Annotation
Small-subunit ribosomal RNA, central domain from a Candidatus Moraniibacteriota bacterium, 350 nucleotides, folded computationally. Rfam family: Bacterial small subunit ribosomal RNA. Its family is annotated with structural constituent of ribosome and ribosome in the Gene Ontology.
Context: one part of a larger RNA
């Protein structure tokens, strides 16, 4: 390798773009180093198969024969698959005309809550916890009214709901902008699938420079609890969160489920568009497409569960797994400012 696997047992690459490669509709027509027949030559003997003989029989020997198979050389054949040429439309893609959307990027706008400040009214608590104190307050606090600032998140809409490739996206206008569905079948006519390298995104902490700093809050310091309490609670804070730009490049980056294509009961919910029927309309009813959910046949699974969004049936490319610990470590090498990330084992041992 004929011959495992990958939802939870070891195992799907964090996500896209693509490069070679790998695979690739329907009909024709030429050809043909793959494919597939036939001839012939070779592939020594032994052996292994068949047949038939000799030691008493078997083991063991003798004799003749073939098939199968490789390799050369020839002759065919044209389904497949390649090549060349022609068409074609159902894949892909465009067009044109409707739609929805927290896709995304700038810039500008609002209110409610936060805290802080200054001005009033007013007087002893006040905040906190299981109970406490540490805080704050008579230099007038909490409360409560105006007035102003400053930053950060947008309540109700909110949904089992949308979008987006993932990561993620939520106040409101505005600009520019990227995808998607639907219907038209108008037009190109296989242009496709998949992707080793690569290139790009890529929460959150983290780092670099300037900024900004209202809440909240790693470290840190008081308070308390405790045998102790580097904690869990309570008062308080720094760096960070925010913004600009460069950088890191990891995650329970999960659907722990790779991307495509085509098949195989339904039944019911939500979104978005068509058509029909019925109407004054708009519903509601029927029926398609697309997306997102539950529950289920048949089928699969060790089981749990999956079940047209498939873990079912098949193909086509990629990734990755091979017993548990050493170990996602050493050491090489790339990358990094650095924190480290990425590749990625033995020794030993059970």
């Nucleotide at each position: 390798u004929u011959g495992g696997g990958c939802g939870u047992a070891a195992a799907g690459g964090g996500c896209a773009g693509g490069u070679a490669g790998g695979c690739g509709g329907u009909u024709c027509u030429g050809u043909u180093a793959g494919u597939c027949g036939g001839a012939u030559g070779u592939c020594a003997a032994a052996g292994c198969c068949c047949g038939g003989g000799g030691c008493u029989c078997a083991a063991c020997c003798c004799c003749g024969g073939a098939c199968a198979g490789g390799c050369a050389u020839u002759c065919g054949a044209a389904a497949c698959g390649g090549c060349a040429g022609a068409a074609c439309u159902u894949g892909a893609g465009a067009a044109u005309g409707u739609g929805a959307g927290a896709g995304a990027u700038c810039a500008g706008u609002g209110g409610a809550a936060u805290u802080g400040a200054u001005g009033g009214u007013g007087u002893a608590g006040u905040a906190g916890u299981g109970a406490a104190a540490u805080g704050c307050g008579u230099u007038g606090a909490u409360a409560u009214c105006a007035u102003c600032a400053a930053g950060a998140a947008c309540a109700c809409c909110c949904a089992a709901g949308g979008c987006g490739a993932a990561g993620g996206c939520a106040a409101c206008u505005g600009a520019u902008u990227g995808g998607c569905a639907c219907a038209u079948u108008u037009c190109u006519g296989a242009c496709g699938c998949u992707g080793a390298g690569c290139u790009g995104c890529g929460a959150a902490a983290g780092c670099g420079u300037g900024g900004g700093g209202a809440g909240c809050g790693a470290a840190u310091g008081g308070g308390a609890u405790u045998a102790g309490a580097u904690a869990c609670c309570c008062c308080a804070g720094u760096a960070g969160u925010c913004c600009a730009c460069g950088c890191c490049c990891u995650a329970a980056a999960c659907g722990a489920u790779g991307c495509a294509u085509a098949c195989u009961a339904g039944g019911u919910g939500c979104a978005g568009g068509g058509a029909g029927a019925a109407u004054c309309g708009a519903c509601c009813c029927u029926u398609u497409c697309u997306g997102u959910g539950c529950c289920g046949u048949a089928g699969c699974u060790a089981a749990c569960g999956c079940g047209u969004u498939a873990a079912g049936u098949a193909u086509g490319c990629c990734g990755c797994c091979u017993g548990g610990g050493a170990a996602g470590u050493a050491c090489g090498a790339g990358c990094g400012c650095a924190a480290g990330c990425u590749u990625a084992a033995a020794a030993c041992u059970c």
Its mean pLDDT, the model's own confidence on a scale to 100, is 88. The source organism's lineage runs through Bacteria, Bacteria candidate phyla and Candidatus Moraniibacteriota.